[in-house]
Parts: sequence; C1' cells; structure tokens
RNA sequence: UGAGCUGGCCAGGCGGCCGCGUGGCCCCCUCGGGGGUCCCGAGGAACGUCCGGGCUCCGCAGGGCAGGGUGAUGGCUAACGGCCACCCGGGGUGACCCGCGGGACAGUGCCACAGAGAGAAGACCGCCUCUCCUCCUCGGAGGAGGGGUAAGGGUGAAAGGGUGAGGUAAGAGCUCACCGCGCGACUGGUGACAGGAGCGGCAAGGUAAACCCCACCCGGAGCAAGGCCAGACAGGAUGCGUUCGAGGGCUGCCCGCCCGAGCAUCCGGGUAGGUCGCUAGAGGCGUACGGCAACGUGCGUCGUAGAUGGAUGGCCGCCCCUCGUGAGCGGUGACGCGAGCGAGCGACAAAACCCGGCGUAUCGGCCAGCUCAUCCG
Repeated sequence: UGAGCUGGCCAGGCGGCCGCGUGGCCCCCUCGGGGGUCCCGAGGAACGUCCGGGCUCCGCAGGGCAGGGUGAUGGCUAACGGCCACCCGGGGUGACCCGCGGGACAGUGCCACAGAGAGAAGACCGCCUCUCCUCCUCGGAGGAGGGGUAAGGGUGAAAGGGUGAGGUAAGAGCUCACCGCGCGACUGGUGACAGGAGCGGCAAGGUAAACCCCACCCGGAGCAAGGCCAGACAGGAUGCGUUCGAGGGCUGCCCGCCCGAGCAUCCGGGUAGGUCGCUAGAGGCGUACGGCAACGUGCGUCGUAGAUGGAUGGCCGCCCCUCGUGAGCGGUGACGCGAGCGAGCGACAAAACCCGGCGUAUCGGCCAGCUCAUCCG
C1' cells in the first nucleotide's frame, strides 16, 4: 500500500421563518373551549409475526392419549429454538466461518442409471491349473469343458481397509512391518472429549434435513386481553331439562372432579359513546469488583412519545457525504496530506401494551484488533 476476517458506534449537523402532539405553569371564558410560554416528541431495524416472556382472563388446570418443540458438553438468562465458552466434524494459505451435532446391533423404507455384483452382494475382461480336440513341431498357439482366484483392468457417488515385503500353481491379512479400525486398565479435563504404552488380523456400507426409536420440555386464549361509567331494549317458535342432571367448566379425545335451574337452536327488535389498561420497566447511563466470556453484584445518577382517522412537516442558507481533477506541502524511500474547481447524492423505512431474541431490507461514515500478499528502509 492492497485484499480480507471479527467486533463496536453513528444514522445527517447548525441557523432562521412558518406550522403540529401530550404534559406543566399563567391568563381569558358563553365553562363547550381559546391564548401565551416552557420541557419533551419514532428505529437499528419501529419491518416479519418466527420464538420466549411480563401482564390479563378462564373456580382448580388432576391423569392419560393425540399433537407440538428441542437434541455434543459446561455455563448465562425471567425464559427461549437465544447468547458465551469449549469438544468433535467440515471449509479456508490464514485471521476465521459453518453444523436440524442422541440412535443404523428395535423395526420398516430408499441407494436411480451403469456395472458381474450395492448388503453380509459378486465374476464381465482377466490370472493360474486339469481334461479333451485341432494346428505346429525345441518352445508353443487356438477352441470346448471342470476347478481355483479377486492382487490387475473396467462400471459407479460408493465395490467387505491402504502401502510395501514375503508367500503361492496364480492370488488373498494367507503371514509380517507401518498406517487405519476395534477393545479396555492408565493420565489430563467439571464435562463433551483428548493423549501415549498394550492387546486383537479385525471387515455386517450409506441414508433418520426418510418414517421411526430414545432423552428432555409444553394448560388455553390473547390488549380487538380485561375492567369501570353511560346508553338502549320486544318479543316469538321448536327441542331438551329441573337431582333418574339439559347445559357448562376456552386447541382435540377419554377419564376424574366441580358448577348447575334453566339451557340450546332459529326468526325478529334496540343500543354500542367515554374512560382506565397506556408507559417508572427483568429501564437507561456512569463506575467499582467478580468472571476467559455471555453476564452478575454493589454504588451513584436520569426521568427521555403515549396518539386514537391516528402528532414531529415545509421553505431557505451554510456545512457534512460520494466521484473526478488537483496548485502546493511532507518524507531517505515506498508513499502520504491536500486548498481550490466541477458534477452528484442523502438509503431501508416509521410507534399503537411492554420487554429479551432471531430473521429480512439498507445510503454511507467512523473506531479497535487480527490475517495474507507486495513494496521501501
């Protein structure tokens, strides 16, 4: 200097004019409202509605089935499918990144095509050997059949370990050495797991992000939850029932337990406005200590939208930002800074009960650490 990796922060700024919303204070008022002033007034995702909660309601949410979720280990958290550390496997030169990470010896499926043969499968081309026939005539060559073989070749994503040596009629873990694989006493670690001495010739593949099995977890519904005030009413028909129990107890089914005198369905009529919930929280910021970290604890400090047809907008000026050019300056050098001029741009987007995460979209800028390559001294 270039190319990368990881983490964090910001999300246009300042000024002027006009205009909005809640709240505080003051004034006026026909008590409906109006005026002045002050503080405050969208996000890193407010989006998705994918998870987990707080909160509210269902008298208790008991047992089972169904259903759903998660899946190495140890921690954090209110909790989670999240986060941190670490193990194993994979990718990358590397910094780092990725993982639907328990089980294939419970069972059922699938592995197309090619190939001799794809689960304990298999002999196409070959190699060796025996018998017979033909040719040739030192040797040998060809054909038919039997036996042995899986080292060589071929097919395939994958062919019952790899390399080398010995051995054999030719071969083969047949034997041996090393590697691989399996086993179990030892060592380290909280653990997943790792490590080296030893034993064993050891071969029944892959796939569960296929069904499934195993382990753990799961009442339901949701702010249009749920309260309070106001307002308005018109009934009728059918069926069942009143302790021999209709109906109900909020995902589905069964059991248990409980409430219960009216209930269920249909036709028809009337009202539907206001207010609370609604923003002081598992809160923000700063700091000390503990911890590798996520995070926890203590102390101090702050008061930062609360709308309800739904508020923060418009104009102007300057600056910032991006690209090009670039006087001049600095440096031993590689190279760096840079006034001015010209052109252009400001993304994704927006509360509606609140919070912790994840996913998606996005103009750019800044900071810190690390990796690789090249150049200069």